[in-house]
The RNA shown here (Fluoride riboswitch aptamer (crcB RNA motif)) has 63 nucleotides and comes from a Thermoplasmata archaeon. Its Rfam family is "Fluoride riboswitch aptamer (crcB RNA motif)". Rfam links the family to the GO terms positive regulation of gene expression and response to fluoride. Model confidence (mean pLDDT): 80 of 100. Taxonomically the source falls in Thermoplasmata (Archaea, Methanobacteriati, Thermoplasmatota).
């Protein structure tokens, strides 16, 4: 000095917030899918990484 390991801290997992759980990262993790005449155009789903609640949005029915 570097790699690796452990602890602590912080960050991230296709749009918001809370709780719990899982995974990943230490300037990285992350930045979704489909189609086409393809680096541009068009289309579909979902506020979750997962579960749950709230908020927003969308669809149907009733009062």
């Nucleotide at each position: 000095u570097g790699a690796c390991c452990g602890g602590u801290c912080g960050g991230c997992g296709a749009u918001g917030g809370g709780g719990c759980c899982c995974g990943c990262c230490g300037g990285a993790a992350c930045u979704g899918c489909c189609g086409c005449u393809c680096c541009g155009c068009g289309g579909a789903u979902g506020a979750u990484g997962g579960c749950u609640c709230c908020u927003a949005c969308c669809a149907g029915g009733g009062g």